Predicted 3D model of an 89-nucleotide RNA (c-di-GMP-I riboswitch aptamer) from a bacterium.
Model confidence (mean pLDDT): 83 of 100.
RNA sequence: CGUCGAUAAAGGCAAAAUUGCCGUAAGGCAAUGACGCAAAGAACCGGGUCUUUUUUUAUUACAUUAAAAGAGACAGCCGGACUGCCGAA
Numbered sequence: 001c002g003u004c005g006a007u008a009a010a011g012g013c014a015a016a017a018u019u020g021c022c023g024u025a026a027g028g029c030a031a032u033g034a035c036g037c038a039a040a041g042a043a044c045c046g047g048g049u050c051u052u053u054u055u056u057u058a059u060u061a062c063a064u065u066a067a068a069a070g071a072g073a074c075a076g077c078c079g080g081a082c083u084g085c086c087g088a089a
Base pairs, nucleotide, nucleotide: 004087005086012037013036017032018031019030020029021028022027035076041082044080045079046078047077048074049073050072051071052070054069055068056067057066058065
């Protein structure tokens, strides 16, 4: 240095749930809280899932429902590229 990842050390993140605020929603932020995480860092690319204030088409009881497009959400769903702490075997 690369691979790898301890019943090591130092530090880090924070699921569900609850409360408050924001958002049509998915969801986000903060606090409490720890299920877990060695990339549970970031979000450039591909896929996946979810949402529907918008548009179009079909349907309709004109209420709705479905599909497509658009716009968004999830990085703690997966893969690639990128960055990074520690060092036993």